Guanidine-I riboswitch aptamer from an Actinomycetes bacterium, 111 nucleotides, folded computationally. Model confidence (mean pLDDT): 80 of 100. It was read from a public genome assembly, where an Rfam model found it. The organism belongs to Actinomycetes, within Bacteria.
RNA sequence: GUGGGGCGCACCUAGGGUUCCGCUGCCCGUGUGGCAGGACUGGUCCGAGAGAUGCAGGCACCACCACGCAUGGGUGGCGGUGCUCCACGGCGGGACAAAAGCCCGGGAGAG
Numbered sequence: 001g002u003g004g005g006g007c008g009c010a011c012c013u014a015g016g017g018u019u020c021c022g023c024u025g026c027c028c029g030u031g032u033g034g035c036a037g038g039a040c041u042g043g044u045c046c047g048a049g050a051g052a053u054g055c056a057g058g059c060a061c062c063a064c065c066a067c068g069c070a071u072g073g074g075u076g077g078c079g080g081u082g083c084u085c086c087a088c089g090g091c092g093g094g095a096c097a098a099a100a101g102c103c104c105g106g107g108a109g110a111g
Base pairs, nucleotide, nucleotide: 008055009054010053012051015046016045020043021042022040023037024036025035026034027033028031057084058083059082060081061080062079064077065076066075067074086106088109092104093103094102
């Protein structure tokens, strides 16, 4: 310098805003009402590569079965055990009603 792989899903949390619910204030013709408010705790909702848990996937080893065989080792199936590490990180932009540790992004950059 180049190429390939490692980056899955569910549920939850940190966090997030305000479409709906609730709550608060005001108004009226008092209703299944209207307007405003997220520097309103909350419910619905969004939600982590570097957060948790579980499942899947992958790799290695072992045993069994089948195929084939140059008796080397190979392919497939099923079960079990183990492993699945590390990770500093903007500005800015994007979506949904809106925002965010979401997406751009294991990016730019730094070491």